[in-house]
Molecule: TPP riboswitch aptamer (THI element)
Organism: Extensimonas vulgaris
RNA sequence: GUCCUUGCUCCGGGGUGUGCCAAGGCGCUGAGAUGCAGCGGGUUUGCAUGACAAACCCGCUGCGAACCCGACGAACUUGAUCCGGUUCAUACCGGCGGAAGAAGAGCCCGAUGUGCCGCC
Numbered sequence: 001g002u003c004c005u006u007g008c009u010c011c012g013g014g015g016u017g018u019g020c021c022a023a024g025g026c027g028c029u030g031a032g033a034u035g036c037a038g039c040g041g042g043u044u045u046g047c048a049u050g051a052c053a054a055a056c057c058c059g060c061u062g063c064g065a066a067c068c069c070g071a072c073g074a075a076c077u078u079g080a081u082c083c084g085g086u087u088c089a090u091a092c093c094g095g096c097g098g099a100a101g102a103a104g105a106g107c108c109c110g111a112u113g114u115g116c117c118g119c120c
Stems, first nucleotide, its partner, number of pairs: 001112003007107004011070004017028005034064013047050001076101003082095004
């Protein structure tokens, strides 16, 4: 110098679904089914009828938790409210799919080459 990518460090990427009811819980799959805050929208309820308040739901943003993944990259995203099978539904299997995207640096270990110096 090259290869390797075991390990370590730091950094980065990502998703959080589905069924039931008495609405707060109970189930399913999975490695993982998310806590708080802000903003916007919607529904319901209350009375003081307001550009009101509370609860819940949805979307976005920020911070965080566990988990997975970082190019040998299906972790995840798009197509996709996709197609066939299957399931209460999601999940799962096959297709789409040789599709289009998607987040890495440093050090150590190991392997190997070359140059220089010293010694024999």